[in-house]
Order: sequence, then structure tokens, then C1' cells
RNA sequence: GGUCGGCCAGGCGAUCGCGAUUCACUCCGGUGAAUCGAGGAACGUCCGGGCUCCGCAGAGCAGGACGGUGGGUAACACCCACCCGGGGUAACCCGCGAGCUAGUGCCACAGAAAAUAUACCGCCCCGAGAACGGGUAAGGGUGAAAAGGUGCGGUAAGAGCGCACCGGGUGCGCGGUGACGUGCAUCGCACGGUAAACCUCGUCUGGAGCAAGGCCAAUAGGGAACGUUGACGCGGCUCGCCGAGUUCCCGGGUGAGCUGCUAGAGCGGCACGGUAACGUGUCGUCGAGAUAGAUGGUCGCCACGGGGGAACCCGUACAGAACCCGGCGUAUCGGCCGGCCCGU
RNA sequence: GGAUCUGUAGCUCAGUUGGUAGAGCGCCACGUUUACACCGUGGAUGUCGUCGGUUCGAGCCCGGCCGGAUCCACCA
Repeated sequence: GGUCGGCCAGGCGAUCGCGAUUCACUCCGGUGAAUCGAGGAACGUCCGGGCUCCGCAGAGCAGGACGGUGGGUAACACCCACCCGGGGUAACCCGCGAGCUAGUGCCACAGAAAAUAUACCGCCCCGAGAACGGGUAAGGGUGAAAAGGUGCGGUAAGAGCGCACCGGGUGCGCGGUGACGUGCAUCGCACGGUAAACCUCGUCUGGAGCAAGGCCAAUAGGGAACGUUGACGCGGCUCGCCGAGUUCCCGGGUGAGCUGCUAGAGCGGCACGGUAACGUGUCGUCGAGAUAGAUGGUCGCCACGGGGGAACCCGUACAGAACCCGGCGUAUCGGCCGGCCCGU
Repeated sequence: GGAUCUGUAGCUCAGUUGGUAGAGCGCCACGUUUACACCGUGGAUGUCGUCGGUUCGAGCCCGGCCGGAUCCACCA
């Protein structure tokens, strides 16, 4: 100088407030005491699950998601290890990384030609030369992309036409669980790109969401449409099932009542297994639950950064729970610790 | 808290097998008129919200951010 990973998210004290729980007192209005009170992203709501309801969560199609291999996990689009490709001197980083020799489509302009095609300028043959005809695809030119590449031989000029090496296809052997690697043989080589184009293959996939859902209090009317010839359920379709209501409009009631609600795939330590992600065992620990609303302010000292000659002044990010978890993505003043690489 | 839609010229909107971005109104200039309007002719107007990716090439396909809008309390 670089690269990767982990951690913190100003500290202590005083004081005034806010919310929750428990206890005590109470004139039932409250008052007092104790304890507790945001995050690494609580955010975006982009994935995955738990939970709840849709009678059962049924079948098929359609649709959607994923896509190297092996493992982890409740599950995943996440994580770990490896393979392949690309970048970097290196540590390391990046990759929506199956299949265009199943089919179809598209490839503007330019260019002769954009996919089993073609000849504009050239080169060569015939010929005195031009034109015409024939050969050619090496060179030029066009384009993002031009029909394997480089070299030698060969030839009228050329060309996998022949050969060597590289690339590619096929077969076999060996190593590896596998992706794949590697060796030998063989084929002169028809097979351009694009699947974040349709599509094909494989795996997974019912829908809605705590404003889900259950209970209580009060109110308990009117109209329209559809419906036992089967509605609604069943949210794109078909089938199967079920069996009497469903939807909309007007009107009424409640006032944010109780529950779901927070002890959980929880957090921390240690041991063991595993390269790791992670798993198993054991010990310890309890850390918000709101009306959709609380979690803040002030002062003092200290820390860090900036300004100033000094006294001193200014600043300390991003952001805030709302059923709960696992991820991803995005935002973030700064600080601490560690591994590795390069240079001196 | 949850669910959904949307962003193209000053305004309202088009934009499909991905190939140089358009229409109407508005704006500007000229003509016409004594002058203005109407009318006629001509013209300007865009980081397609933004940042990446796929592709030779992106308004369009894929992803991340940003802005705007809409719907949802319970009971019978």
C1' cells in the first nucleotide's frame, strides 16, 4: 500500500418526562415504589418458513420460481466447500453458471454474403489486350459477429488439399461421490451468436394474510341480482367434491374491548463431530409488546472528530419495533481487533 | 402494519416479434391585420424517474434504489 473477516454503534452520574408489568395505598379520579423498555439494519417488503383461516387441501392443465457439482437447513432465490470461465503480480474478487448438433424466431445499418450462403475489389487460367467464360476463398473492404487458428509444404492461383502444434467432436482407460480433470486412440472438422427470445429438460409450487382468525358487548332493518336446472366455496381453466345461501347498494350498531401476543428453528459459554456452513450434548440466562400512539429532553465530567493562539465553540451517523423467525438487498459519522498478500 | 398500481416533451397520452422516440394542446419565428385573435407556413422541445446487468444494440428484457397514487377496522 492492498485484501478479507469479526465486533462496537459514545460512556458515567444527576434531573424532568413517556409506556408496560407487579406490589402497596386510595376520596376509585389516581398516587407512590420496584423492575423493564428498539436495531444491525427494527428499513425495502424482494425471497423462504412457522402460525391462522379458506369443508378436505383433491386431480390435471395453464401460470410462477429455481438452474455447474456435493453438502447445510424448518425452508429458500440463502450459506459452506469444490469445479469451470473471467479479472488481478498476489492475497483475493466477479459470474441469473442447464440446453441454440429437439424445433421455431431474430441478427437493424453496412456488406458480395448474416447461416449448410456468396463473389464487390482482387489472385489465377485461356488470351496480345479488353470483354465474356472458368477456377479460387489465402489478401483487401463491411460489420458486434464472416464459415476453426498459426506455421510449413503444396498449387496455375488457392483451399484441412497434406502435415505439425493449438482448438473442437467421438470412443476407451485412469483419478474423483460428483461437477470435472487427465492420458491414449480416432475424425480433417457439417455443427456462428442470441434462451434476462418463444421453447425443451429437471426440481419445486393451492390461495390469502394477525386489518389472518376466535370470543364479547350493542344493533339487530330495507332493496336489487344470482342460486337446488347446483350458486358460493374454487381467486386462470377443466374435472371431481360439497350442498344453501352468496354478492352489491342504502341504513343500523361498537369505538378502538378480550384473545391471537411473545419462552423462541431464542441468546451466551463450554465440550464433541465436521475442512466449513452447521449439527449434537450440557450449563447458564429472560431481553419491548403499544389505542396503528411510549422508548425522549436538559445539565455536568470524560472519550472521539473538526475549528481556534487560548479560554472555548460545534459535531458524534443511518435509522426507529407492531404476529414471530431465517435470509437477501439498500442506508450508515466514525472506531477497535485479527488473518493473509505485495513492495521496501 | 399489509396488499396493489404507476413514472415517456411544459400538460394529456401513444410507442411489440429489442434496430435513429411520436401525436394533440401549448411555445417560438415568419406571413396575414392599423393592431390582436383566428388562420397559413416553418421550427425548437426529451439523461424515456434513477443506477447496474443481459445483448452488437434497451423506452421495451432482468435486478436494485427514488418519487407518486389507490385499497383494507370490527358486528349482525
This is a predicted complex of two RNAs, RNase P RNA and transfer RNA, with 420 nucleotides together. It holds a member of the Rfam family "Bacterial RNase P class A". Rfam classes the family as a ribozyme.